[in-house]
RNA sequence: GGAGUCGGUCGGGCAACCGCCGGCGGGUGGCCUUCGGGGUGCGCGCCGGAGGAAAGUCCGGGCUCCACAGGGCAGGGUGCCAGGUAACGCCUGGGGGGCGCGAGCUCACGGAAAGUGCCACAGAAAACAUACCGCCCAAGCGCCCUCCGGGGCGCCGGCAAGGGUGAAAAGGUGCGGUAAGAGCGCACCGCGCCGCUGGCAACAGCGGUGGCAGGGCAAACCCCACCCGGAGCAAGACCAAAUAGGGGGGCGAGCCGCCGCGAGGCGGUGGUGCGUGGCCCGCGUUGCCCCCGGGUAGGUCGCUAGAAGUGUGCGGUGACGCACAUUCCAGAUGAAUGGUUGUCCUCGACAGAACCCGGCUUACAGGCCGGCUCCCCGA
Numbered sequence: 001g002g003a004g005u006c007g008g009u010c011g012g013g014c015a016a017c018c019g020c021c022g023g024c025g026g027g028u029g030g031c032c033u034u035c036g037g038g039g040u041g042c043g044c045g046c047c048g049g050a051g052g053a054a055a056g057u058c059c060g061g062g063c064u065c066c067a068c069a070g071g072g073c074a075g076g077g078u079g080c081c082a083g084g085u086a087a088c089g090c091c092u093g094g095g096g097g098g099c100g101c102g103a104g105c106u107c108a109c110g111g112a113a114a115g116u117g118c119c120a121c122a123g124a125a126a127a128c129a130u131a132c133c134g135c136c137c138a139a140g141c142g143c144c145c146u147c148c149g150g151g152g153c154g155c156c157g158g159c160a161a162g163g164g165u166g167a168a169a170a171g172g173u174g175c176g177g178u179a180a181g182a183g184c185g186c187a188c189c190g191c192g193c194c195g196c197u198g199g200c201a202a203c204a205g206c207g208g209u210g211g212c213a214g215g216g217c218a219a220a221c222c223c224c225a226c227c228c229g230g231a232g233c234a235a236g237a238c239c240a241a242a243u244a245g246g247g248g249g250g251c252g253a254g255c256c257g258c259c260g261c262g263a264g265g266c267g268g269u270g271g272u273g274c275g276u277g278g279c280c281c282g283c284g285u286u287g288c289c290c291c292c293g294g295g296u297a298g299g300u301c302g303c304u305a306g307a308a309g310u311g312u313g314c315g316g317u318g319a320c321g322c323a324c325a326u327u328c329c330a331g332a333u334g335a336a337u338g339g340u341u342g343u344c345c346u347c348g349a350c351a352g353a354a355c356c357c358g359g360c361u362u363a364c365a366g367g368c369c370g371g372c373u374c375c376c377c378g379a
Stems, first nucleotide, its partner, number of pairs: 001375010012344007020049006027042003031038002051350001055361002058359005063232004075228005080094005095109001096107004110223002115221002117217003132163002134159003140155006171189006190212001191210008236301004246292006254269006270286006308327008345348001
């Protein structure tokens, strides 16, 4: 200098003016008051006002209500080992498989010698193994030839080395062996079992032993181990209108007509409530007042000080934990964070809270910082 890999961080700046949401202070006008205050309208001043993903709502937890003796079944999830954590399907470290020269990346990575199922096409055969091509005639039988040593062909058979099919075909390489072959024998590799050593463990190394179980698929059913009660802030709690409606108490309780055996019903008059209500009128009720409880509209709380941020120190390889100091950083409910200018630059991506938090995943113009690896060049 080039190529790469891993991690962290920022994500337009400044100024002016006009607005929006929240908090605090103060002014002022109504209202209520037990005179302490409470609540509210309108100006003023000051302060704060989206994100690294606020997103998808995919996991996990807090919180709230409901349910619940304990355990099991069903259902769902997770799945190498150890640790971290409030918890997790997340994170860290480690082991094993795969990829890369390497830094590093990646894997649902328990069980297929419990059972069931599936494996297209091709192929003899896709699993109680089998024989299409091929190889072999040593033994048995038949035929032919013969220089009488034997040779050739076929049957009955033997074999699974070679060919072929396939994603996959009952270990691999080599030597021996054989009629030809074959773990048939042997060496090494692989596999199973046993032991020893190291490691908390996953596992690794070494030694012995068995010629050696037998395809793959469990993000197919299933088996094994572990975990999981349900619903969600429209959770839930409180206050609480009226011509709505329930219960109790006090006072007052009419008149006329019609229908009905009756309880009662209908109409008129009268009373009474509401409509700003004194009259007309309209609607409701058939008496009014008081008290109690439920509760709709509406309002208040939940609502943001938290498994919080920052800094330092300590422990730990690390995730993370502990201690001390320090900071307060949106809280709306038709739902605010915007607009118009000026100016500068590298000309600005993806996108916006709605109970909160920890993760994962997805989207993203560009800038900055750091660790490490490989190649080339120079001293």